[in-house]
């Protein structure tokens, strides 16, 4: 140097262009328990890697870039 891939809660991942981004394990609370643990309830945590363009509307489609992985030189 080229080439593909991936980026989204703390972790793991969903969300094939429209109202308010959502699950799981976590994490606070409460209940229950003699206490822990399970279980039950209710909550708290997101500028969806950055910057632009498309578009009435972009996490989703396009571009450059940053980073992690893989290929091939």
């Nucleotide at each position: 140097g080229g080439a593909g891939c991936u980026g989204u809660a703390g972790c793991u991942c969903a969300u094939c262009g429209g109202u308010u981004a959502g699950a799981g394990c976590g994490c606070c609370u409460g209940u229950c328990u003699u206490a822990u643990a399970a279980a039950c309830a209710g909550g708290a945590g997101g500028u969806a890697g950055a910057u632009g363009g498309u578009c009435c509307g972009a996490u989703u489609c396009c571009a450059u870039c940053c980073a992690g992985c893989u290929c091939c030189a």